[in-house]
Context: one part of a larger RNA
Molecule: large-subunit ribosomal RNA, domain IV
Organism: bacterium EF100-94H03 bin56
RNA sequence: CGAUGUUGAAGGAACUCGGCAAAUUGCCUCCGUAACUUCGGAAGAAGGAGGCCCUGUCCGCGGGCAACCGCGGGUGGGGGGCACAGAGCGGGGGGUAGCGACUGUUUACUAAAAACACAGGGCUCUGCUAAGUCGCAAGACGACGUAUAGGGUCUGACGCCUGCCCGGUGCCGGAAGGUUAAGGGGAGAGGUGCAAGCUUUGAACCGAAGCCCCGGUAAACGGCGGCCGUAACUAUAACGGUCCUAAGGGAGCGAAAUUCCUUGGCGGGUAAGUUCCGUCCUUCACGAAUGGCGUAACGACUUCCCCACUGUCUCCAACAUCGACUCA
Numbered sequence: 001c002g003a004u005g006u007u008g009a010a011g012g013a014a015c016u017c018g019g020c021a022a023a024u025u026g027c028c029u030c031c032g033u034a035a036c037u038u039c040g041g042a043a044g045a046a047g048g049a050g051g052c053c054c055u056g057u058c059c060g061c062g063g064g065c066a067a068c069c070g071c072g073g074g075u076g077g078g079g080g081g082c083a084c085a086g087a088g089c090g091g092g093g094g095g096u097a098g099c100g101a102c103u104g105u106u107u108a109c110u111a112a113a114a115a116c117a118c119a120g121g122g123c124u125c126u127g128c129u130a131a132g133u134c135g136c137a138a139g140a141c142g143a144c145g146u147a148u149a150g151g152g153u154c155u156g157a158c159g160c161c162u163g164c165c166c167g168g169u170g171c172c173g174g175a176a177g178g179u180u181a182a183g184g185g186g187a188g189a190g191g192u193g194c195a196a197g198c199u200u201u202g203a204a205c206c207g208a209a210g211c212c213c214c215g216g217u218a219a220a221c222g223g224c225g226g227c228c229g230u231a232a233c234u235a236u237a238a239c240g241g242u243c244c245u246a247a248g249g250g251a252g253c254g255a256a257a258u259u260c261c262u263u264g265g266c267g268g269g270u271a272a273g274u275u276c277c278g279u280c281c282u283u284c285a286c287g288a289a290u291g292g293c294g295u296a297a298c299g300a301c302u303u304c305c306c307c308a309c310u311g312u313c314u315c316c317a318a319c320a321u322c323g324a325c326u327c328a
Stems, first nucleotide, its partner, number of pairs: 001323008010314002014312001019309001027051005036041001038157001052079012080084001092307004097302002099299002104116002120155007132141003158294004163224003168221002170217005177212003183206002188201005225243005252286001264280005
């Protein structure tokens, strides 16, 4: 000097990115227990009291013929210790917000999470030799199943809901019309030959799906405006005008895991708060199953605050053991 432990005056998070680490709490019985809530919970909420040994008395239950033995409970008296759940094992608690409903799953060896999954919801395909998948094939899975089934895809308990746009892309439907390949068709033209012929070329016209075209469809991919003016203070604009669009974001939310300007403004909490909570809305660039907004319970998740507690700190010290170190 280091490692692992133990203890510490006064203070008690002033430490630090952050109470990381440590400390506190801890068992049983009794009392007592809030908001909120899906009425199950929250809850061991929180917060208290008691617990050892000796002894009097009362009650109950069981066994036994009985003497008696065993178990449980009430009430009273006394005793000792620093300490009576005497060691060891053995929850710190509360409030707020975000995210995800939950129990689960995951980067074997830096990530356990708000990521994945999940019941539940929707769309879509599939009538059975099913669709789909693997295979060149035979064949197999699907399934010894049969639409309350199976595949694909999105969302993700529950509650309230899920608006407008089909112009583009995709998908679905459409006995017309346009275009359109091989093929059919052969008007005609060329070469050659005396010719019959052989050969080359070839216009009309008839020819599928697809595309064009006509419709539908957004819990399909996706999208959801600009400028100008206007109210008897000012400000603002319910209102009006105009341009463009397929349609111009209705509900709910909002400086947010999204807000650049920004430490936005106001309020709360602190003596002092770029974080936090509430509110406002000027949303650079929220918004409805790429789901929107809430939500009890749950979480080794994340944020902020409080109580308790502490060597985290002010500010370090001592001790124990093991190293390092010195000598051998």